Overview
A computed fold for a 108-nucleotide RNA from a soil metagenome, annotated as SAM riboswitch aptamer (S box leader). The sequence is in RNAcentral, with records from MGnify. The prediction has a mean pLDDT of 82. Rfam family: SAM riboswitch aptamer (S box leader). Its family is annotated with regulation of gene expression in the Gene Ontology. Of the family's consensus pairs, 97% are formed in the model.
[in-house]
RNA sequence: UCUUAUCAAGAGCGGCGGAGGGAUAGGCCCUGCGAUGCCCGGCAACCUUCAGGAGUUUAUCUGAAAAGGUGCUAAUUCCUACAGGUCGAAGCGGUCUGGAAGAUAAGA
Numbered sequence: 001u002c003u004u005a006u007c008a009a010g011a012g013c014g015g016c017g018g019a020g021g022g023a024u025a026g027g028c029c030c031u032g033c034g035a036u037g038c039c040c041g042g043c044a045a046c047c048u049u050c051a052g053g054a055g056u057u058u059a060u061c062u063g064a065a066a067a068g069g070u071g072c073u074a075a076u077u078c079c080u081a082c083a084g085g086u087c088g089a090a091g092c093g094g095u096c097u098g099g100a101a102g103a104u105a106a107g108a
Stems, first nucleotide, its partner, number of pairs: 001108007012040001014039003020030003024081004041073003046069002048065006077101001082098006
């Protein structure tokens, strides 16, 4: 970089440490009543393991587990960013769908 899948749920009144953080932009927020980060704890179940079904060279579904590899642990991916539908007389705006971007996993 490409492909596929997922992104409305879930997760600490802990320790260290000290100023910034929420990808980008605009908003709007969090933060010395200690942020980001690290450790521990936790959540989840993508890879994984086990059981069963379907199927049969590939591929799939359901359930259970959590030892191992990742991930996650403010706010829907915090909201909007592009296109279209719809409500509205219309600016603005509301709402729905899709896309883009981003994040994570697995594979190339």